[in-house]
Molecule: transfer RNA
Organism: Verrucomicrobia bacterium UBA3222
This record gives sequence, C1' cells and structure tokens, in this order.
RNA sequence: GGACGAUUAGCUCAGUUGGUUAGAGCGUCUGGUUUACAUCCGGCAGGUCGCAGGUUCGAGUCCUGCAUCGUCCA
Repeated sequence: GGACGAUUAGCUCAGUUGGUUAGAGCGUCUGGUUUACAUCCGGCAGGUCGCAGGUUCGAGUCCUGCAUCGUCCA
C1' cells in the first nucleotide's frame, strides 16, 4: 500500500423486507428472601447505534468518506 470483516448500554452480543417508542444476558444500584452471606425472585438507572455527509416521507439497517480494531496478501 491492497483485500476482507467488525464497531449498538460498563462487558459480551441480538436487532427479520428500511417503518413509528432500540433489546437480551452479565454487571452497577436497589427492594424482597436470610441472623448474616451466597443462591433465588423482582425493580430502577444506563444508548450521539464509532464520526461526518448522502439517499429516502422515514436510516441502527442502504450509499460515500474518515477513524479505530482484527485477519490475510505484498
């Protein structure tokens, strides 16, 4: 330098044909259970969907550029 893949909650990841309010598990916090801890059950909070632009009535999803990470080629 080139090819491909990935980027969504603190972590690991879903998200269907573009459709109205973006989700799960774990974790944090919190309530119950316990003498207490663990386990178990429940609840709250937590998001610039990497950044910028474009297409569209409408974009996490499509297109372009950039950034970061990974794999491969040179």